[in-house]
A computed fold for a 73-nucleotide RNA from a Candidatus Adlerbacteria bacterium, annotated as transfer RNA. It matches the Rfam family "tRNA". About the family: Transfer RNA (tRNA) molecules are approximately 80 nucleotides in length. The prediction has a mean pLDDT of 81. It was read from a public genome assembly.
Formats: sequence, C1' cells, structure tokens
RNA sequence: GCCCUCGUAGCACAAUGGAUAGUGCAUACCGGUUCUAACGGGAAGGUUGGAGGUUCGACCCCUCCCGAGGGCA
Repeated sequence: GCCCUCGUAGCACAAUGGAUAGUGCAUACCGGUUCUAACGGGAAGGUUGGAGGUUCGACCCCUCCCGAGGGCA
C1' cells in the first nucleotide's frame, strides 16, 4: 500500500429494511435471612464509533473518516 471482518448499555452478545433496539452478567433498590449468601421481584442504564447519502421507513444498504483484528505484499 491492497483486501476481508468487526465497532450496539459497565462487560459479553442479539436484532441483517418495519412496532417503544432486546438478552445474560454486573450495578443500585425491595423482598428474603437473626445477619450474610442462595433465591425471587420490579428498576435504572443506549447520540447503535463519527459525518453524509438512499428509502415512506436504516443497527441493517451506499460513500468518506476514525478505531480494533486478520490476510497478502
């Protein structure tokens, strides 16, 4: 330098054109217990890496940029 894959909550991931973007763990709270833990409950937490474009509608498609990993040279 060229090519490919990836970037979504604190962490690991799902959603591959259509409803308010979900799940697990973690967190705080409540219950539970003599206390703690296990266990149960509801809750909070997201500019979907950034900008632009296509579309009635974009996490998803296109372009550029940034970052991570891999391959070739």

The source organism's lineage runs through Bacteria, Bacteria candidate phyla and Candidatus Adleribacteriota.